């Protein structure tokens, strides 16, 4: 140096053909039990890597740019 794929909640990961962001599990708070776990109910917790553009409207499309993995040379 050139190709590819990710990049979203603390972890692991959804989100179709643009319409206002979810799920497991992990915190916590309750019930439940002599107590613990275990089950059940809730709750908090996201500038969608960054920084611009299109749009009425971006996580999605375009445009530099930074981080991971794979490949080629």
């Nucleotide at each position: 140096g050139c190709c590819u794929u990710c990049u979203u909640a603390g972890c692991u990961c959804a989100g179709c053909u643009g319409g206002u962001a979810g799920a497991g599990c992990a915190u916590c708070u309750c019930a439940u039990u002599c107590g613990u776990a275990a089950u059940g109910a809730g709750a908090g917790g996201g500038u969608c890597g960054c920084g611009g553009g299109u749009u009425c409207a971006a996580g999605u499309c375009c445009c530099g740019u930074g981080g991971a993995g794979g490949g080629c040379u």

The RNA shown here (transfer RNA) has 73 nucleotides and comes from a Bacteroidota bacterium. The RNAcentral record of the sequence draws on ENA. Rfam family: tRNA. Rfam's curators write: Transfer RNA (tRNA) molecules are approximately 80 nucleotides in length. The family's RNA type in Rfam is transfer RNA.